Source information
Small-subunit ribosomal RNA, 3' major domain from Trichopus zeylanicus subsp. travancoricus, 476 nucleotides, folded computationally. The coordinates come from a structure-prediction model, not an experiment, and the mean pLDDT is 83. The RNAcentral record of the full RNA draws on SILVA.
Context: one part of a larger RNA
C1' cells in the first nucleotide's frame, strides 16, 4: 500500500420496515437439466444461464441422423481443349443425379482471335457451424450511472511509500464550500444531445370549423380563430422574499409560474474486476480434415417422456359469470401489400374488388367502462383442460408437426407449505390495441402504446449490496 474481520464511525440503496400484487400448490404454453434415441446438433449454467443466441425448426433453415449420390468439388483465381449460349423431348431414380436425341450458330475486331457462357481435363489451391474464447480483435454482460481512478510539479521518507484524494459543513454526485505542505491538471459526474409537459411567431392539406351560408354527413363555398400537425423561438438559473447557516456552500418555507429545486422519461457506463461470454455473427494466430470433419439429395430428427425445475398464461369466481343495447384512445403496419361494399355460410372463411405508394383509403370492432336482465354460493350459468366428429386457410406437401372454426365433451383447481420476487405515481395493479418476423404459425413470447387508477413510507433496530475514514492481524 492492498486483502480480511460474527472490528468501529459516517452515508445510501424498494435493501429492510410500511403497504399493494405476484411466484412456490392446479391445468397449459415455453425454456433447461435428466433419461431415451440412429439423430433428439449447438452455445449459454449462482447473482450475471434456464419465454436465452432463436424479430418465427412441416420442405428450406439445419448445424445432427439414416440411406442415395459427387471428388478441382456448390463458391474464387491462373492454364489447356471442345462447344456459341438459352431451349425441348424421351428413358431411368424417392431426389440429386446419370443417359439418349432434337433445334440452334448469336455479339465485337477479321481469315485468326476477343467477350461472355456450357462441358471435360491436369494441378496450384477451394471448402470446414471441425478444435481451441485458457492463443487473440471486435462485440457484450456484470459490480454500477456506484463515485470513484490517476498525473505533474513541489514537499515528506533510507526505501516500499506518503501528501494532494485527509479534517468542518453540504450534495444525487471528488457536487459545492471552508481550513490545511501543497499548488494545479486530466478522467468519470454534471452540462451539451432526443421525446415529453406551457407559450410565441411562421405555414395551412389530405388535418381543423368559431362566424356566414350548405349538407344524410365539415358534404361543399368560405375561414385561418381553435384544434391539430411541421420549423423555428421564448421559458427554470435556487432568478425573487423570509427563516436557518460561518456574511460561505447549502438546506427549509412563501410567491409567482404550464413547470421548481436534476421538472419526468431515454441514450450516454472512468481506471479497473470475474483467465465473465461469444472462434456458431464477423475477422483471426496454431492444430486437425481432404474419394472426406467438405458438397448435393430424399426421408427423418431438433416437437421423444416414469420425472426434475425456471419463466409465463389461464383460473379458483358474485369487485364475479351469460345475453341485449351505449360510449370514450395512443401508437404503429400496408402495392410480394392493406382490403371497404354488397352477396354467401351457424362460424372459421368464401365469391365480388370501390378506394389507397396513405394526416385522404384499408386494418379498425378498442377493452374494461355505462344501462338493463338471468345466474344465488354449488365444483355451479366457475373453470376451462383433455377427448370425439364435422369444417375451413396457408403451402408442392400440414402423418411424425400449423393455425382457425362449430357441435359434443366438461379434468385438475375452492386462493397454495418452508420459502421467495416485483414496485414509491400516472407508479404497482387492471385492461385492451399495433408491430417486427412469416406462405400460414404453435406469440400466452418480445417490442411499443394509450384507457382506468391505488395502497403506504412512522424510522434506521436487523438482513442484501455498495462508499468513505479508521482499527487489529502469524496473509500478499
Nucleotide at each position: 500500500u492492498g486483502a480480511u474481520g460474527g472490528g468501529g464511525g459516517c452515508c445510501c440503496a424498494c435493501a429492510c420496515a410500511a403497504g399493494c400484487g405476484g411466484u412456490g400448490g392446479a391445468g397449459c404454453a415455453u425454456g433447461u437439466g435428466g433419461u431415451u434415441u440412429a439423430a433428439u446438433u449447438u452455445g449459454a449454467u449462482g447473482c450475471a444461464a434456464a419465454g436465452u443466441g432463436a424479430a418465427a425448426a412441416a420442405c428450406c433453415u439445419u448445424a445432427c441422423c439414416a440411406g442415395g449420390g459427387c471428388u478441382u468439388g456448390a463458391c474464387a483465381u491462373g492454364c489447356c481443349g471442345u462447344g456459341a449460349a438459352u431451349c425441348c423431348u424421351c428413358u431411368u431414380g424417392a431426389a440429386a443425379g446419370a443417359g439418349a436425341g432434337g433445334g440452334g450458330u448469336g455479339c465485337c475486331c477479321u481469315u485468326g482471335g476477343g467477350a461472355g457462357c456450357g462441358c471435360g481435363g491436369a494441378c496450384a489451391u477451394a471448402g470446414g457451424u471441425g478444435g481451441u474464447g485458457c492463443a487473440u480483435g471486435g462485440c457484450u454482460a456484470u459490480c454500477a450511472u456506484c463515485a470513484g481512478c490517476u498525473c505533474a510539479u513541489g514537499u515528506u521518507g533510507u526505501a516500499a511509500g506518503g501528501u494532494g484524494u485527509u479534517g468542518g459543513g453540504u450534495u444525487a454526485a471528488a457536487u459545492c464550500u471552508u481550513g490545511c505542505a501543497a499548488u494545479g491538471a486530466g478522467u468519470g459526474a454534471a452540462a451539451c444531445c432526443c421525446u415529453c409537459a406551457u407559450g410565441u411567431u411562421u405555414a395551412g392539406u389530405u388535418g381543423c370549423c368559431a362566424c356566414c351560408a350548405u349538407u344524410g354527413a365539415g358534404u361543399u363555398u368560405g375561414g385561418a380563430a381553435c384544434c391539430c400537425u411541421g420549423a423555428a423561438u421564448a421559458g427554470a438559473c435556487u432568478a425573487c422574499c423570509a427563516a436557518u447557516u460561518a456574511u460561505a456552500a447549502g438546506c427549509c418555507g412563501a410567491a409567482g409560474g404550464a413547470a421548481g429545486g436534476u421538472g419526468a422519461g431515454g441514450a450516454u457506463g472512468a481506471c479497473g474486476u470475474c483467465a465473465a461470454g461469444u472462434c456458431a455473427u464477423c475477422a483471426u494466430g496454431c492444430c486437425c480434415c481432404u474419394u472426406a470433419u467438405g458438397c448435393c439429395c430424399u426421408a427423418g430428427g431438433u416437437g421423444a417422456c416414469a420425472c426434475u425445475u425456471g419463466u409465463g398464461c389461464u383460473a379458483c369466481a358474485a369487485u364475479g359469470g351469460g345475453c341485449g343495447g351505449g360510449a370514450c384512445a395512443a401508437a404503429g403496419g400496408g402495392u410480394c401489400g392493406c382490403g371497404a361494399u354488397c352477396c354467401u355460410g351457424u362460424g372459421a372463411g368464401g365469391g365480388u374488388g370501390a378506394g389507397c405508394u396513405a394526416a385522404c383509403u384499408c386494418c379498425a370492432a378498442a377493452a374494461a367502462c355505462c344501462c338493463a336482465u338471468c345466474c344465488u354460493u354449488a365444483g355451479u350459468u366457475u373453470g376451462a383442460a383433455u377427448u370425439g366428429u364435422a369444417g375451413g386457410c396457408u403451402g408442392c406437401a400440414a402423418u411424425u408437426c400449423g393455425c382457425c372454426u362449430a357441435c359434443a365433451u366438461g379434468a385438475a383447481g375452492c386462493u397454495g407449505g418452508a420459502a421467495u420476487c416485483g414496485c414509491u405515481a400516472g407508479u404497482a395493479a387492471u385492461u385492451g390495441c399495433c408491430g417486427g418476423u412469416u406462405a400460414u404459425c404453435c406469440a400466452u413470447a418480445c417490442g411499443g402504446u394509450g384507457g382506468u387508477g391505488a395502497a403506504u413510507u412512522c424510522g434506521g433496530u436487523c438482513c442484501c449490496g455498495g462508499g468513505c475514514c479508521u482499527u487489529g492481524u502469524a496473509c500478499a